[in-house]
Context: one part of a larger RNA
RNA sequence: ACCACGUUAAGGAACUCGGCAAAUUAGCCCCGUAACUUAGGGAGAAGGGGUGCCCUUGACCGUCAGAGGACUUGCUCCUCGAAGCGGACUAGGGUUACAACAAAGAGGCCCAGGCGACUGUUUAACAAAAACACAGCACUAUGCAAACUCCGAAGAGGAAGUAUAUGGUGUGACACGUGACCAAUGCCGAAAGGUCAAGCUGAGGGGUUAGCAGCAAUGCGAAGCUCUGAAGCGAAGCCCCGGUGAAUGUCGGCCGUAACUAUAACGGUCCUAAGGUAGCGAAAUUCCUUGUCGGGUAAAUUCCGACCUGCACGAAUCGUGUAACGAUCUGGGCACUGUCUCAACGUGGAUCUCG
Repeated sequence: ACCACGUUAAGGAACUCGGCAAAUUAGCCCCGUAACUUAGGGAGAAGGGGUGCCCUUGACCGUCAGAGGACUUGCUCCUCGAAGCGGACUAGGGUUACAACAAAGAGGCCCAGGCGACUGUUUAACAAAAACACAGCACUAUGCAAACUCCGAAGAGGAAGUAUAUGGUGUGACACGUGACCAAUGCCGAAAGGUCAAGCUGAGGGGUUAGCAGCAAUGCGAAGCUCUGAAGCGAAGCCCCGGUGAAUGUCGGCCGUAACUAUAACGGUCCUAAGGUAGCGAAAUUCCUUGUCGGGUAAAUUCCGACCUGCACGAAUCGUGUAACGAUCUGGGCACUGUCUCAACGUGGAUCUCG
């Protein structure tokens, strides 16, 4: 020097990515307690005081001698209740120690913000979270031999349920809201027209040849068999038509204009299915960017409040708020400390030497 502990002058976060770790706080009783709030909470908020033992004091409770009353006359019931004893206390005084919840055990607190409402769940053994779930909300399917799921089938679950039910999907308490677009994609509906398979039908054509003709070569050629085959008929689907956004999704550009300037309520034009509404906004989203202004600091790329020039927010892939909650994340403060200035000493172990 290492590991696990203990103590430390003065300072007290100067350490560090960050108060990580450690320290502080701690039980019980009394006083007292803010914003905000869903009126339940917040709250053990915060912040103070007390705490052992002895004596005195006072009322209270229990027990009880006794007294009174009632009748059903009993080892009865009801009421009051001295002294003593016991109990839990009040007030005053005294006393020991550094210290009285003397050991052990046993909340540090506050302010502001992001996210998620909450309790819960998760990567057994690097991630506990803002991820998952959740109650609530919405859409959609399903009329029961239900939809859906498992399964060669039988059968089973759904369900010994029946639309206030069950399955699927999205969102995720609550409050206020949830805008425009049906052109594309999907789904639903309608079935007039177009297209359209197998199949049906089978005009026509080819092969073969009994026969006929011919001296022969060869030609013609019925039926049957066979190879083909036009038109016609022919479902769903697709095209076409309509609907549908808490379906997948999408939600513009350029130019000009007001009596300082600047800006543009206003106008023009092009394109589109329609051009982002409310709300929020340098945000878990902002590249430029440490944007600008204000606050906090002596000094802050973080933080909080604003602004809006939103590279590239935005409304159930929900928008904006929100009390309570969180081993969550971010910033600040009080208290506290060996985190540090800056290290020291001690205890136990490990190491080292010998055995």